[in-house]
Context: one part of a larger RNA
RNA sequence: GGACGAACGCUGGCGGCGUGCUUAACACAUGCAAGUCGAACGAUGACCCGGAGCUUGCUCUGGUGAUUAGUGGCGAACGGGUGAGUAACACGUGGGCAACCUGCCCCUAGCUCUGGGAUAACUGCGGGAAACUGUAGCUAAUACCGGAUGUGACACGAGACUGCAUGGUCUUUGUGUGGAAAGAUUUUUCGGCUAGGGAUGGGCCCGCGGUCUAUCAGCUUGUUGGUGGGGUAAUGGCUCACCAAGGCGACGACGGAUAACCGGCCUGAGAGGGCGACCGGUCACACUGGGACUGAGACACGGCCCAGACUCCUACGGGAGGCAGCAGUGGGGAAUAUUGCACAAUGGGCGCAAGCCUGAUGCAGCGACGCCGCGUGAGGGAUGACGGCCUUCGGGUUGUAAACCUCUUUCAGUUCCGACGAAGCGAAAGUGACGGUAGGAGCAGAAGAAGCGCCGGCCAACUACGUGCCAGCAGCCGCGGUAAUACGUAGGGCGCAAGCGUUGUCC
Numbered sequence: 001g002g003a004c005g006a007a008c009g010c011u012g013g014c015g016g017c018g019u020g021c022u023u024a025a026c027a028c029a030u031g032c033a034a035g036u037c038g039a040a041c042g043a044u045g046a047c048c049c050g051g052a053g054c055u056u057g058c059u060c061u062g063g064u065g066a067u068u069a070g071u072g073g074c075g076a077a078c079g080g081g082u083g084a085g086u087a088a089c090a091c092g093u094g095g096g097c098a099a100c101c102u103g104c105c106c107c108u109a110g111c112u113c114u115g116g117g118a119u120a121a122c123u124g125c126g127g128g129a130a131a132c133u134g135u136a137g138c139u140a141a142u143a144c145c146g147g148a149u150g151u152g153a154c155a156c157g158a159g160a161c162u163g164c165a166u167g168g169u170c171u172u173u174g175u176g177u178g179g180a181a182a183g184a185u186u187u188u189u190c191g192g193c194u195a196g197g198g199a200u201g202g203g204c205c206c207g208c209g210g211u212c213u214a215u216c217a218g219c220u221u222g223u224u225g226g227u228g229g230g231g232u233a234a235u236g237g238c239u240c241a242c243c244a245a246g247g248c249g250a251c252g253a254c255g256g257a258u259a260a261c262c263g264g265c266c267u268g269a270g271a272g273g274g275c276g277a278c279c280g281g282u283c284a285c286a287c288u289g290g291g292a293c294u295g296a297g298a299c300a301c302g303g304c305c306c307a308g309a310c311u312c313c314u315a316c317g318g319g320a321g322g323c324a325g326c327a328g329u330g331g332g333g334a335a336u337a338u339u340g341c342a343c344a345a346u347g348g349g350c351g352c353a354a355g356c357c358u359g360a361u362g363c364a365g366c367g368a369c370g371c372c373g374c375g376u377g378a379g380g381g382a383u384g385a386c387g388g389c390c391u392u393c394g395g396g397u398u399g400u401a402a403a404c405c406u407c408u409u410u411c412a413g414u415u416c417c418g419a420c421g422a423a424g425c426g427a428a429a430g431u432g433a434c435g436g437u438a439g440g441a442g443c444a445g446a447a448g449a450a451g452c453g454c455c456g457g458c459c460a461a462c463u464a465c466g467u468g469c470c471a472g473c474a475g476c477c478g479c480g481g482u483a484a485u486a487c488g489u490a491g492g493g494c495g496c497a498a499g500c501g502u503u504g505u506c507c
Base pairs, nucleotide, nucleotide: 001507002506003505004504006503007502008501009500010499013374014373015372016371017370018369019367020366021332026330027329028328030327031326032325035074036073037072040071041070043068048063049062050061051060052059053058054057081285082284083283091209092208093207094206095205096204097203100202101201105198106197107196108195109194110193111192112191113147114146115145116144122137123136124135125134126133127132153177154176155175156174157173158172159170160169161168162167183190184189211257212256213255218248219247220246223245224244225243226242227241228240229239230238260282261281262280263279264275265274266273267272287308288307289306290305291304310321311320312319313318338364340363341362342361346360347358348357349356350355377407378406379405380404387398388397389396390395411448413443414442415441416440417439421434424431425430451496452495453494454493455492456477457476458475462491463490464489465488466487472479473478
């Protein structure tokens, strides 16, 4: 000098764009943050329409069908948060899988036949303070379970072709094995099953790379390898039985400390050094520890089970909870915001759609926290007012500064007008959170808007008074003991400016 997710002191007019718990991965009141589909299903049946009976405002009946608890489907594994753990194939980069999976989406081929038994909802009777739950009976499905069919799958055998070692492929052929499907609808679509391919997303393996410590020198028994079984989508000591005795290490094993990693960011001429906030990619975690279930996908933040700590409810028998989602509270701290608006846009889930949901997101609020822009007026105006300060008492300086004259009106204020963002959706009417915002036109009046640090040298800017090694200053050198340009005040000056200084950290 530059930089900052900064803080502190003094000061503070406006706008745009960013950014804001770096500390206690401390504990959390309250609200919201993941639902949706009636075009899968049984039920419920508001409003309305029609008919009948009549006691004239009720009963019966037919249609339409708002609504929704339940069964079922898809989603809930995305999106959002945090950085605790992790020195590791976690990450980055380059490869491999002839050792793998992939819901929804796209393409291709074929199929969608025939049966069955339940169960929730509901009704009855119960238990419990509650959370919840038992039993009997009834019912449906795109829920569940049989049978048929079979391109294909698997196993074994034969053949052909081929490669990168284990091997791979086939409109080839034979035998055997067990295995598919679902309907709905406004009659047009949406679905269902099997197989092949694609796309996307993932899984596993390997080379290389990136911290400190030797005051850590030896470490290791599933350890290293083999055979066989198990397990997985898949390779593999991943796991198990047996066999062998290996494997790693001064090219730093093992241990300890620290730490999420990267694109990048800061600095620097570069080499390098430091950092990893915001934004993007990957990983890990979700009160602490462990476990599996469901599923295409989880060992699952707002799912389940067990144990633990903590908090809450209780009728003492038993239950409920998890903000490192968005706001917000307490606490810690030098320090970090609103219990806001809207789904209008973008994106996501579900749905044929209308649409519903979305603290993702879009916006608004707060903070000079940062960067950038603008303003606090412009021109004229005295051999120079008043006042202040200094003085050699002549004057000098503040100083064209003010007054005064002539103008202008950005921003703020006020009146009127007033968007783009809307593509879409809807039969049409219509539909914007931001927002009566931005912007435009007018009105009034210089009117409402300057501070902070410094002035001994480094370092730009000097005098007076007060003080008298006191009070004090100070980044270093050093100032102060009676004329202090170094302390305090004043006048003046220098620098930057809605900021200016100080502290901290990095280069």
Notes:
A computed fold for a 507-nucleotide part of an RNA from Antricoccus suffuscus, annotated as small-subunit ribosomal RNA, 5' domain. It matches the Rfam family "Bacterial small subunit ribosomal RNA". Rfam links the family to the GO terms structural constituent of ribosome and ribosome. The RNAcentral record of the full RNA draws on ENA and SILVA. The organism belongs to Antricoccus, within Bacteria.